A computed fold for a 678-nucleotide part of an RNA from a wastewater metagenome, annotated as large-subunit ribosomal RNA, domain II. It matches the Rfam family "Bacterial large subunit ribosomal RNA". Gene Ontology terms of the family: ribosome and structural constituent of ribosome.

[in-house]
Context: one part of a larger RNA
């Protein structure tokens, strides 16, 4: 991981309500006795319980009673159905649908492992060092103190056994639930070890690691209270039909529980209340809008109350001011907690009409984690797949088409079958069902063809309407002139159109030529433009301004963001137009269910509420099958809308099944489910 068998809403007892039965103002036995065909049944048993009358605390009174002075008034009752017993839901008490802690309590077993102790034994190869003592010599006044000997100390020393277990590798489903190699450390000792005793669980022992108490230690082990408890996770088994939900509201030692309302479903009941649509009628301060209508804020101007600054020889009258500046006014403009104003939409009542969705009452849920788009809003940064109420909508609990893929995005609500048709969205070269369709423009950027990027730069291309020049000849080119005073003055070394500065309407001569557009030179000089003429001949490559498609700005990790091949008078992009494709829509054909007389309608579905069935073991009746071969395996055909059944081979070899009723140890894919096999 497969298969196979086992696996979870019982059962008792009260008590609620439905349904069927029984008797009925009654209904009913209980324990217990008696009989009997004796796990059974029947006949006694009226103790007792519910009902039939309330009402007050009670005395008490009674269709009333209490309360009160009260006959007022109000409060609870009165106007009659119950009981009894099966069956179904449902509670409540019991393990209460199953499995699951960690703990707690309590009596017991452990110290054969390991800690630490007590007893009594035992092991430590060989080597190195040489303490203290002691003799001998020296040596002293006498000790001291030197030297050689000897001697054999040490939690000395180096290394075997032996203990440890330091570092690496290796093992990690091992040889091994702690090991293996090498490589360390101790190795006469606070050493190590054999047996034999001793301390026990809030207790032991710890050279102290919360370390060790039998692979189990921050409180062993192992019976029992025990099926502790678990608002917590898991899992909880055939089939089909009809409804079909919430993820809010209060409140909660309450936030993943609940409890009561809201929302679903079933029964049952009167019966016009619920929806939708016209019509009418009433509230209302939101969108807007507006402010000499208030508040509150606000640009500019007028006008200037006060107030700074100057004069005024000081101090004052008075005078001045391009400064601030009340109020007023002109003009422009804001505002969820501003309104002279002010809708749409939605909301209440009436009313009419369709329609069957409302409404009490009783049984039984579930849900009280929401989610994502749209709109108007509050917060957040007009951030966020953020976050709060509101509307609405989907997803949730919704298949199907689209969108490469893609719970809520567009389109559309799936009863069942089928090689009919027509359509939505969205497409129509190829993948890939359908146009390489028509018709007109742009695009050159592979822009695009999926969304998605600005500010800002640009003779990119096309358009549109304005403007200026233009056969008295533009624009571009070509051909020629482009000049005198003059080297303007001034500055400088030097300054001449051209290094700066001044000043410019300079003046002549002209068809035209700046006291000079740029190159250029030390200055000059040279080229050149501005302007002029001719040559050429029709528009300008003159100016801005609005559109349209493009460009550059464009930085992230495959080529990797057109689904993709690819596609340039597209297959891009705008516009117009017709054809097609295309869904489980829709229509047409057949069938089935539900509801209804019927015509018709409906039939997606979690959570969850009704309803009808299969199958499985047993029991009773009653009727069948079997060695001329049950059951169970294994084929093969065949019926049913489904659980499922029917027939027949083949094995198999002794019981099985039908219809009707009953009664459960009554269905498994899943619980890190339990045995077992592969």
């Nucleotide at each position: 991981g497969c298969c196979u068998a086992c696996g979870a809403g019982u059962u008792g007892u009260u008590c609620u309500u439905a349904u069927u039965a029984g008797c009925g103002a009654g209904g009913u036995u209980a324990a217990g006795u008696u009989u009997u065909u004796a796990a059974g049944g029947a006949a006694c048993g009226g103790a007792g319980c519910c009902g039939a009358a309330g009402c007050g605390a009670a005395a008490g009174c009674g269709a009333g009673u209490c309360u009160g002075a009260a006959u007022a008034g109000g409060g609870c009752g009165a106007u009659u159905a119950g009981u009894u017993a099966a069956u179904g839901a449902g509670a409540g008490c019991a393990g209460a649908c199953g499995c699951g802690a960690a703990a707690c309590u309590u009596g017991g077993u452990g110290a054969u492992c390991u800690a630490c102790c007590c007893g009594u034994g035992g092991u430590c190869a060989g080597g190195u060092u040489g303490a203290a003592g002691u003799g001998u010599g020296g040596g002293u006044a006498a000790c001291a103190c030197c030297a050689c000997a000897u001697g054999g100390a040490g939690g000395a020393c180096c290394g075997a056994a032996c203990c440890a277990g330091u570092a690496a590798a290796c093992g990690u489903u091992g040889a091994a639930a702690a090991g293996u190699u090498u490589u360390u450390g101790g190795a006469u000792g606070a050493a190590c070890u054999g047996c034999g005793g001793g301390u026990a669980g809030g207790g032991g022992u710890g050279a102290a690691a919360g370390g060790c108490c039998a692979a189990u230690c921050a409180a062993a082990c192992u019976g029992a209270g025990a099926a502790a408890u678990a608002g917590c996770u898991c899992g909880u088994a055939c089939u089909c039909c009809c409804c079909g939900a919430a993820a809010u509201g209060u409140u909660u030692u309450u936030a993943g529980g609940a409890a009561c309302a809201g929302c679903g479903u079933u029964g049952u009941g009167g019966g016009g209340c619920g929806u939708u649509u016209g019509a009418g009628u009433c509230a209302g301060g939101u969108a807007g809008a507006g402010c000499u209508a208030c508040c509150g804020a606000u640009a500019g101007g007028a006008u200037g109350c006060g107030g700074g600054g100057g004069a005024g020889u000081c101090a004052a009258a008075u005078c001045c001011u391009a400064c601030c500046a009340a109020a007023u006014u002109c003009u422009g403009a804001c505002g969820a907690a501003c309104u002279c104003c002010g809708a749409a939409u939605g909301g209440g009542c009436u009313u009419a009409a369709a329609u069957a969705g409302a409404c009490a009452c009783a049984g039984c849920a579930g849900u009280g984690a929401g989610g994502g788009c749209c709109g108007g809003g509050g917060u957040g940064c007009u951030a966020a797949g953020g976050u709060c109420a509101c509307g609405g909508u989907c997803c949730g609990a919704g298949a199907g088409g689209g969108g490469a893929a893609c719970a809520a995005c567009c389109c559309a609500g799936a009863g069942c079958a089928a090689c009919c048709g027509c359509u939505a969205a969205g497409g129509u070269c190829c993948c890939u069902a359908a146009g390489u369709a028509u018709a007109u423009a742009c695009u050159a950027a592979g822009u695009u063809g999926a969304a998605c990027a600005a500010a800002g730069g640009a003779a990119g291309u096309c358009c549109g309407a304005c403007u200026g020049c233009c056969g008295a000849g533009a624009c571009a080119g070509c051909c020629a002139g482009g000049a005198u005073g003059u080297u303007a003055g001034c500055u400088u070394g030097g300054a001449a159109g051209c290094a700066g500065c001044u000043a410019u309407a300079c003046a002549u001569u002209u068809a035209a030529a700046g006291a000079g557009u740029g190159c250029g030179u030390a200055a000059c000089a040279g080229c050149u433009c501005a302007c002029u003429g001719g040559u050429c001949g029709a528009g300008c490559g003159g100016g801005g301004c609005g559109g349209g498609c493009g460009u550059c700005g464009a930085u992230a990790a495959u080529a990797a963001a057109c689904g993709g091949g690819c596609a340039u008078c597209a297959a891009g992009u705008a516009u117009a137009u017709c054809a097609c494709c295309g869904a489980a829509g829709c229509g047409a054909u057949g069938c089935g269910a539900u509801a209804g007389u019927a015509a018709u309608a409906u039939c997606g579905g979690u959570a969850g509420g009704g309803g009808a069935g299969c199958a499985u073991u047993c029991c009773a009746a009653c009727a069948u099958c079997a060695g001329c071969g049950a059951a169970g395996c294994u084929g093969u055909g065949g019926u049913g809308u489904a659980a499922a059944c029917c027939a027949u081979g083949g094995u198999g070899g002794a019981g099985a099944g039908g219809u009707u009723g009953g009664a459960a140890a009554a269905g498994c894919a899943a619980a890190u489910g339990u045995a077992g096999g592969c």

The RNAcentral record of the full RNA draws on SILVA.